[in-house]
RNA sequence: CACAGAGUAGGAAAUUAAGCGUGAAGUGUCAGGCAGACGGGGAGUUGUUGCCUGAACGAAAAGGGUAAACCCUUGCGGUUUGAUUUCCGCAUCCCGCUGAA
Numbered sequence: 001c002a003c004a005g006a007g008u009a010g011g012a013a014a015u016u017a018a019g020c021g022u023g024a025a026g027u028g029u030c031a032g033g034c035a036g037a038c039g040g041g042g043a044g045u046u047g048u049u050g051c052c053u054g055a056a057c058g059a060a061a062a063g064g065g066u067a068a069a070c071c072c073u074u075g076c077g078g079u080u081u082g083a084u085u086u087c088c089g090c091a092u093c094c095c096g097c098u099g100a101a
Stems, first nucleotide, its partner, number of pairs: 003099003010088010020077003029055008040095004061074005
C1' cells in the first nucleotide's frame, strides 16, 4: 500500500406476560419545529428515533354481576411496556483492531 474479517447503538417479526382504550386515547399518514442516538476513536446526512404543534383520515363489540358508581369474562385495536427467540444492522468518510500475503 492493497485484500479479507470481527464487533455497537438501534430496528423488525414471532411467542408470552402485564397494562391502556373500546364514553376513542393510541397506532398509521402529511406539514412545521426541537432534541437524541448512530461498531474502539473522530466527523456525520437528504437516513433514523423521540417529543411538541397543526391538518386530513379513522374503529367491534358481546355476555354476566351490582341499588348505583362501577366491576368481571370473552373479543377487538396497523394499542403501550417488559421478557425470550430469530432476522437485519457503522448511510457515508478518516483512523484503529484481527487475519494472511
Overview: Predicted 3D model of a 101-nucleotide RNA (THF (Tetrahydrofolate) riboswitch aptamer). It was read from a public genome assembly, where an Rfam model found it. Its Rfam family is "THF (Tetrahydrofolate) riboswitch aptamer". From the family's description: Tetrahydrofolate (THF) riboswitch was first reported for Ames et al. as an RNA motif in 5' untranslated (5'-UTR)regions of folate transport and biosynthesis genes in Firmicutes genomes. Model confidence (mean pLDDT): 79 of 100.